[in-house]
Molecule: transfer RNA
Organism: Virescentia lushanensis
RNA sequence: UAGACAUAUAGCUCAGCUGGUUAGAGCAUCGCGUUGACAUCGCGGAAGUCACUGGUUCAAUCCCAGUUAUGUCUAU
Numbered sequence: 001u002a003g004a005c006a007u008a009u010a011g012c013u014c015a016g017c018u019g020g021u022u023a024g025a026g027c028a029u030c031g032c033g034u035u036g037a038c039a040u041c042g043c044g045g046a047a048g049u050c051a052c053u054g055g056u057u058c059a060a061u062c063c064c065a066g067u068u069a070u071g072u073c074u075a076u
Base pairs, nucleotide, nucleotide: 001075002074003073004072005071006070007069008068011027012026013025014024020058029045030044031043032042033041051067052066053065054064055063
């Protein structure tokens, strides 16, 4: 440098049923309750252009094409 494969979803780690109308969990974070105070525990909140662009479809995190980044393998 070329090719093949895999991955990309919340601050972090990850789910998401082979398309269906409001995208979730744990940890972390914020508030409230509990305590003399912390911790634990309970309740609630905030946090996402689902890597990007385009296409298919009535409808896309999901299917298709391309691009980008990362990892593995092969060749030189």